[in-house]
RNA sequence: GUUGAAUAAAGCCACAGCCGUCGCGAGACGGUGUCGGAAAGCCACGGAUCUCCGGAGGGGAGACAGCCGGGUCGCCUAC
Numbered sequence: 001g002u003u004g005a006a007u008a009a010a011g012c013c014a015c016a017g018c019c020g021u022c023g024c025g026a027g028a029c030g031g032u033g034u035c036g037g038a039a040a041g042c043c044a045c046g047g048a049u050c051u052c053c054g055g056a057g058g059g060g061a062g063a064c065a066g067c068c069g070g071g072u073c074g075c076c077u078a079c
Stems, first nucleotide, its partner, number of pairs: 004077001012037002017032006035066001041072003045069003049063005
């Protein structure tokens, strides 16, 4: 440098539930928790799903990166 994500090592993240706060809501943040994860880091660009508004639509405003693609940066390491 390339390939791969391994019953390895080192560390990392943290579903559901519960507690607190925020939000009309989908949900978010903190704590606890430990279902899982090789991008479960980051970016709402495309699709899906969900919420609110609505004159009911091929509309508007949002949520979701742990639904699937895409973009981007990157840890360890076998051969």